[in-house]
RNA sequence: GCGAGAGUAACUCAGUGGUAGAGUGCAACCUUGCCAAGGUUGACGUCGCGGGUUCGAGCCCCGUCUAUCGCU
Numbered sequence: 001g002c003g004a005g006a007g008u009a010a011c012u013c014a015g016u017g018g019u020a021g022a023g024u025g026c027a028a029c030c031u032u033g034c035c036a037a038g039g040u041u042g043a044c045g046u047c048g049c050g051g052g053u054u055c056g057a058g059c060c061c062c063g064u065c066u067a068u069c070g071c072u
Stems, first nucleotide, its partner, number of pairs: 001071004006066002010024004018055001026042005048064005
């Protein structure tokens, strides 16, 4: 330098153009004589960044950044 897939909650990851979710973790409460386990509720997201298309974009298009892998 060229190519590929990836980037979404604290972490691991879903998400078929129409209100952004799960598990784990965190906080409070319930259950128990206590612990563990279990249950309920809650907080946490400018969907890497900037544009474009569209009535509407996490999703489509362009550019760009980051780390990884491959080629040279």
Overview:
The RNA shown here (transfer RNA) has 72 nucleotides and comes from a Pseudomonadota bacterium. The prediction has a mean pLDDT of 81. It matches the Rfam family "tRNA". Rfam describes the family as follows. Transfer RNA (tRNA) molecules are approximately 80 nucleotides in length. Rfam links the family to the GO term triplet codon-amino acid adaptor activity.